[in-house]
Context: one part of a larger RNA
RNA sequence: GCAAGGGAGUUUAUUUCUGUGGCAAGCUUAACUCUUAAAGAGGAAAGCCAAGGGAAACCAAGUGCUCGCAUCUCGCAAGAGAAAGGAGCUGGGUUUGAAAAAGCCUUAAGUCACAGGGAUAAGACCUGAAGCCAAGCGAUCUAAACCUGGGCAAGAUGAAAUCCUUCCUCAGAAGGAUGGAGGUCUUAAUCGUUGUUCGUUCUAUCGGCUCGAGUGACCUGGGUUUAGGAGUGAAAUGCUAGACUAGCUUGGUGAUAGCAGGCUCCUUCCGAAACAUGCCUAAGUAUGGCCUUGGCUGAGUUUUCUAAAAGGGUAGAGAUACUGAUUAUAAAGUGUGGGGAGAAAUCCCUAGCUUUGUAGUCAAACUCCAAAUCUCUUAGAAACCAAGACGCCAGGAGUCGGGGCUAAGGGGUAAGCUCUUAGUCCGAGAGGGAAAGAACCUAGACUUGGGUUAAGGCCCCUAAAUGAUGGUUAAGUGUAAAGUAAGGCAGUCCAAAGCCAAAAACAGAGAGGAGGUAGGCUUAGAAGCAGCCAUCCUUUAAAGAGUGCGUAACAGCUCACUCUUCUAGGCCUUGGGCGCCGAAAAUGAUCGGGGCUCAAACCAUCUGCCGAUACCCAAGAGAUUUUCUCGUGUGGGAAAAUAUCUGGUAGGAAGGUGUGCUGAUAGCAUAGAAGCUUCUUUGUAAAAAGGAGUGGAGCUGUUAGCAACAUGGAUCCUUGCGGU
Numbered sequence: 001g002c003a004a005g006g007g008a009g010u011u012u013a014u015u016u017c018u019g020u021g022g023c024a025a026g027c028u029u030a031a032c033u034c035u036u037a038a039a040g041a042g043g044a045a046a047g048c049c050a051a052g053g054g055a056a057a058c059c060a061a062g063u064g065c066u067c068g069c070a071u072c073u074c075g076c077a078a079g080a081g082a083a084a085g086g087a088g089c090u091g092g093g094u095u096u097g098a099a100a101a102a103g104c105c106u107u108a109a110g111u112c113a114c115a116g117g118g119a120u121a122a123g124a125c126c127u128g129a130a131g132c133c134a135a136g137c138g139a140u141c142u143a144a145a146c147c148u149g150g151g152c153a154a155g156a157u158g159a160a161a162u163c164c165u166u167c168c169u170c171a172g173a174a175g176g177a178u179g180g181a182g183g184u185c186u187u188a189a190u191c192g193u194u195g196u197u198c199g200u201u202c203u204a205u206c207g208g209c210u211c212g213a214g215u216g217a218c219c220u221g222g223g224u225u226u227a228g229g230a231g232u233g234a235a236a237u238g239c240u241a242g243a244c245u246a247g248c249u250u251g252g253u254g255a256u257a258g259c260a261g262g263c264u265c266c267u268u269c270c271g272a273a274a275c276a277u278g279c280c281u282a283a284g285u286a287u288g289g290c291c292u293u294g295g296c297u298g299a300g301u302u303u304u305c306u307a308a309a310a311g312g313g314u315a316g317a318g319a320u321a322c323u324g325a326u327u328a329u330a331a332a333g334u335g336u337g338g339g340g341a342g343a344a345a346u347c348c349c350u351a352g353c354u355u356u357g358u359a360g361u362c363a364a365a366c367u368c369c370a371a372a373u374c375u376c377u378u379a380g381a382a383a384c385c386a387a388g389a390c391g392c393c394a395g396g397a398g399u400c401g402g403g404g405c406u407a408a409g410g411g412g413u414a415a416g417c418u419c420u421u422a423g424u425c426c427g428a429g430a431g432g433g434a435a436a437g438a439a440c441c442u443a444g445a446c447u448u449g450g451g452u453u454a455a456g457g458c459c460c461c462u463a464a465a466u467g468a469u470g471g472u473u474a475a476g477u478g479u480a481a482a483g484u485a486a487g488g489c490a491g492u493c494c495a496a497a498g499c500c501a502a503a504a505a506c507a508g509a510g511a512g513g514a515g516g517u518a519g520g521c522u523u524a525g526a527a528g529c530a531g532c533c534a535u536c537c538u539u540u541a542a543a544g545a546g547u548g549c550g551u552a553a554c555a556g557c558u559c560a561c562u563c564u565u566c567u568a569g570g571c572c573u574u575g576g577g578c579g580c581c582g583a584a585a586a587u588g589a590u591c592g593g594g595g596c597u598c599a600a601a602c603c604a605u606c607u608g609c610c611g612a613u614a615c616c617c618a619a620g621a622g623a624u625u626u627u628c629u630c631g632u633g634u635g636g637g638a639a640a641a642u643a644u645c646u647g648g649u650a651g652g653a654a655g656g657u658g659u660g661c662u663g664a665u666a667g668c669a670u671a672g673a674a675g676c677u678u679c680u681u682u683g684u685a686a687a688a689a690g691g692a693g694u695g696g697a698g699c700u701g702u703u704a705g706c707a708a709c710a711u712g713g714a715u716c717c718u719u720g721c722g723g724u
Base pairs, nucleotide, nucleotide: 001721002720003719004718005717006716011122012121013120014119015118016117017116018115019114020113021112022111023110026048027047028046032042033041034040052059053058062090064089065088066087067086071082072081073080074079091106092105093104094103095102096101125262126261127260128259132252133251134250135249136248137247143226144225145224146223147222148221149220150219151218152216154186155185156184157182161178162177163176164175165174166173167172190213191212192211195209196208197207228244230240231239232238265656266655267654268653269652270651275288276287277286278285279284289399290398291396292395293394294393295392296391300384301383302382304381305380306379307378308377310375311374316369317367318366323363324362325361326360327359328358329357330356331355332354333353334352337350338349339348340347341346402426403425404424405423406422407421408420409419410418411417431442432441433440446620447619448618449617450616451615452614456610457609458608459594460593461592465607467606468605469604470603471602472601478596479595487581488580489579491578492577493576494575495574496573498571499570500569508565509564510563511562512561514538515537516536519533520532521531544559548557549556621646622645623642624641625640626639627638628637629636630635657710659707660706661705662704663703664702665701666700667699668698675694676693677692678691679690680689681688682687
């Protein structure tokens, strides 16, 4: 992992509500007794209710009035009358109070049983801690100690001491031998494990290399002692049997868990919330909000629109309408800093500051102004509502992690960021489109069949136009609903303004481009062309006291300007469309792909077609309501309608299927029960019925009831099998 079996809201007591039933101003027994096959009979002790108010003493309650639904009566109708229950008013009881006034109560339904929904106490839906306490079991591991044994090759060093010699008065010193000390040295056995290797393996710590101790506080065999808040510890909270900041086993024990996982058949109706307030509260919970079910009431209601009357200070706007900020400039005042004058007093100028004028710019905490939207009230419309709205009461919940988008904001450089408001969608929403995608577009799925469209598409993958008309793009730009900017482009298209041009423009080609003069100054030089000043005149078709290159300075080349040739458009500016450059990201690229260039790209216009669970048509099912009918009753059947009926998580409500057992009743079975395999049919479904085969002895329908009643999940439990 697979298969089979097991596996999770139960039981008791108390309490509350709903339904059904008994009795009813009452209802009911409990323990216990008698008796029976089961049943049944007895048994008021006691409980709840029938009166409340008050801490208590104590005191102690209307069959009044009005409105009016259902319903009944009258009426052709409109409507009228009566009117249980109901609503309102008033009175009454009692407590407090001097009183006023206020609180609670006020003529009525309870009680017992059963079933069901909740609550409380219990293990309380199941599974799961780390832990706490108690009693026992452990020192064959390991820590320390005790008793008794064993072990340490070889080599090195050479303490004390002794002897000899020399020196020496003694004491002592030196040398040489002998000697063999040491928590001494090197290194086997032995003990350890410093670094490294190996790479998840070795019997859950092995092997290799390297390293430390190796006569000692040494190593070691056997026996013995000390342990759970205790031992032992050359002390690391170390060790006490692979686990020790308190061992293990069993018990208390189903410890507790606001945490995590799991919780088993079907269908039908409705359908949320991720918010507010409080909490040692933030993973929880209580109350409210939002959901659901039942009941009561009985006629209006307001998510929409229009009109009217109000509210207000946001967007915008403004500046002689305030507060505050701010630029330039002018005037006046001041000027403690800076500068100047003077012997000093003091004076002058100025940065700055204050005020005023002129021109200009701003504000969430400015406003002389001032919208839209919004809020409230009234009236009307529309929609909903007797199939009962709005409202009220009662039972049951879930929700307190939210998220995306659009619009408006606060915070932040920003964020798939954070905090709000309004709407919407996801959550709890399927289908179609966007290649693929929670929330983007379309669209709200009861079932089946047919048709038409939406968004989006129509070359092929791939359903539908290689459709039509007119443009643009040459960058594969693009074919995307996304990712780019400042800046730049004689890429190309369109529009507009101005200017030149048949008296010849623009471009090209052929010529000229001169003289006074090398203008004056400056300068070593300055001759059109370093720089400064001036920039005239002449000859001309035209030619600057010179546009650029060049020279040390000249020279030289060139331009402006003019003529000739040639020939029809040319020059310049602005705006717009598409495109280009700017352009850098991490495993291999790309529009989903192929591929596409008068397009299968982009901008426009037009007509078809495809395309969804949408819309339409037909048939059917359910729900709700009405009518008829059958039935003792819960109910069964038929017809009609659906006014906007039938997506759905948490959750509420309703109906049904199946399993085991029991009572009653009716049956089946060796001419083949249950079980198993398979096929067919029926039912919306859970499921049911039948046929065939197998099997070989029990089983089932109806009805009523009881439950250890339904499995795919829980790193679920047990067994079997399989894989590694």
Predicted 3D model of a 724-nucleotide part of an RNA (large-subunit ribosomal RNA, domain II) from a marine sediment metagenome.